[in-house]
Context: one part of a larger RNA
RNA sequence: CUGGGCGUAAAGGGUGCGUAGGUGGGAUUGUAUGUUGGAUGUGAAAGCCCGUGGCUUAACCACGGAAUUGCAUCCAAAACUGCAGUUCUAGAGUGUGUAAGGGGAGAGCGGAAUUCUUGGUGUAGCGGUGAAAUGCAUUGAUAUCAAGAAGAACACCGGUGGCGAAGGCGGCUCUCUGGUACACUACUGACGCUGAGGCACGAAAGCUAGGGGAGCGAACAGGAUUAGAUACCCUGGUAGUCCUAGCCGUAAACGGUGUGAACUUGGUGUGGGAGGAUUUGACCCCUUCCGUGCCGGAGCUAACGCGUUAAGUUCACCGCCUGGGGAGUACGGCCGCAAGGCUAAAACUC
Numbered sequence: 001c002u003g004g005g006c007g008u009a010a011a012g013g014g015u016g017c018g019u020a021g022g023u024g025g026g027a028u029u030g031u032a033u034g035u036u037g038g039a040u041g042u043g044a045a046a047g048c049c050c051g052u053g054g055c056u057u058a059a060c061c062a063c064g065g066a067a068u069u070g071c072a073u074c075c076a077a078a079a080c081u082g083c084a085g086u087u088c089u090a091g092a093g094u095g096u097g098u099a100a101g102g103g104g105a106g107a108g109c110g111g112a113a114u115u116c117u118u119g120g121u122g123u124a125g126c127g128g129u130g131a132a133a134u135g136c137a138u139u140g141a142u143a144u145c146a147a148g149a150a151g152a153a154c155a156c157c158g159g160u161g162g163c164g165a166a167g168g169c170g171g172c173u174c175u176c177u178g179g180u181a182c183a184c185u186a187c188u189g190a191c192g193c194u195g196a197g198g199c200a201c202g203a204a205a206g207c208u209a210g211g212g213g214a215g216c217g218a219a220c221a222g223g224a225u226u227a228g229a230u231a232c233c234c235u236g237g238u239a240g241u242c243c244u245a246g247c248c249g250u251a252a253a254c255g256g257u258g259u260g261a262a263c264u265u266g267g268u269g270u271g272g273g274a275g276g277a278u279u280u281g282a283c284c285c286c287u288u289c290c291g292u293g294c295c296g297g298a299g300c301u302a303a304c305g306c307g308u309u310a311a312g313u314u315c316a317c318c319g320c321c322u323g324g325g326g327a328g329u330a331c332g333g334c335c336g337c338a339a340g341g342c343u344a345a346a347a348c349u350c
Stems, first nucleotide, its partner, number of pairs: 003322004007304002012318001014201004021194003025088007034080001035077008049065006091191001092188003095184005103177007110154001114150008125136002162169002206247006215241002220236004258317006266295011299306002323350003332343004
C1' cells in the first nucleotide's frame, strides 16, 4: 500500500456535540487544477522481446526495430471533477398553528405501608424453619386501639404502552426548561452528511466533605445444616443504600446490529397527528405522515435467522478485527485523593 470482514465465529467506539479532514442537490456562464487527445524533446548503452545475418549448430556475437507504460514544453477538447460567478428549491433550517409525552432542573404537598416512642386493653408466649436453635418476652412481648416521630419508596392505572442521544425516566401540584410529530408552504437558499483529535453527558459500585439513617443490607457476630460449611437457611448487624457539593468514567453501557441518505412485494396490532366520507355529533370505515411490535415474500446468511425499524440493493464518513494462551497483562506515558481507568507489547508456549 492492499484484500476479506465486524447480530451469534476475532471485530461497532457507552452516548452525543463538534474542529481539521473526507464527501456533497438542480440549472447556467466562464476557467482549465485533475482528466482526455495530438505534436516535439527527452527517457544512455548493454540486457529483455521481434526480425535479419556471422562463427558447421548452440551458447555467443553483429545490425535493425520495438519497448522504455515516465517526465517536460506547446497545441487542442470541455462530458465528468475542481475553481470563480449567477440562479433555483426537492436536502437542511426558520416561521405560523396545533398535539402527545414517567424528557430535564428546582420548590411544595399527599396517602398506604414499615420501624420506633408514649398511652389504653390484655396474658404467655412471640418469632423463625424442611425441622430447629440463636433472638425477643412477666422490667408485660406478640396481638389490638389511639396519638406522635422518622426516613425511604410511590400499589392500582401500567400496557412487547410513552419520553430521552445514550445512561435512564413512574404519587400529585406549581415554576423554569430541552427535544419531537403533524398541518400550512410564508421565509432563507445547499447553509448538508460524517467526523481523527477535542469537549460534554454517562447505571451500579467506589472515593472526599457535611448532613441523614425507617426498611434493606456487603463486612462482621451468633444459630443451624454438613465429614467440613470461611456458603445456601435463620436471628442480629456496620459501611452503603437517601440528600448537598465534588471526584471516579466503568458495565452482558445489548438490538451483543456505528451514523446519515436513497431504493426494493405484503399481512396484522398498537401510540401520536392531519385529511376524507358518513353523521346532530362521535365511534366504526378510507387515505396519509411519524413512532413502536409481531408474522412473513424476494433477496441475503455457514446456519440460526434478518426481512421497508434489513442482517436486502447502493453511496458518504468514522470506529474496529487479523489463530488460542501469555494479556486487556508488563513497561512507559496521560488521567485519578485512592480504588483504578485509558493507551498497549514481547519472550515463551500450543
Small-subunit ribosomal RNA, central domain from a metagenome, 350 nucleotides, folded computationally. The full RNA is in RNAcentral, with records from SILVA. The coordinates come from a structure-prediction model, not an experiment, and the mean pLDDT is 89.